[in-house]
The prediction has a mean pLDDT of 82. Transfer RNA from a Candidatus Woesearchaeota archaeon, 73 nucleotides, folded computationally. Rfam family: tRNA. By type it is a transfer RNA. Lineage of the source: Archaea > Nanobdellati > Candidatus Woesearchaeota.
RNA sequence: GCCACCGUAGCUCAGUAGCCAGAGCAGCUGACUUGUAAUCAGCAGGUCGAGGGUGCAACUCCCUCCGGUGGCU
Numbered sequence: 001g002c003c004a005c006c007g008u009a010g011c012u013c014a015g016u017a018g019c020c021a022g023a024g025c026a027g028c029u030g031a032c033u034u035g036u037a038a039u040c041a042g043c044a045g046g047u048c049g050a051g052g053g054u055g056c057a058a059c060u061c062c063c064u065c066c067g068g069u070g071g072c073u
Base pairs, nucleotide, nucleotide: 001072002071003070004069005068006067007066010025011024012023013022018056027043028042029041030040031039049065050064051063052062053061
C1' cells in the first nucleotide's frame, strides 16, 4: 500500500429497513437469611464510532473518515 471483517449499556453480544433498541453478566433497591453467599422480584444504565447520502421511514442500505482484528504484498 491492497483486501476482508468488526465498532450497539461498565463487559460479552443479539437485533440486517417499520412496535418505545434488547438479552446475559456486572451495578443499585427490596424480599428471603442470625448474617453473608445463592435464589427471587424490581430499578437504573445507550447521542447504536463520526459526518454525509438514499428513502415515507436507517442500528440496518450507499459514500467518506476514525479506531480495532486478521490476511496479502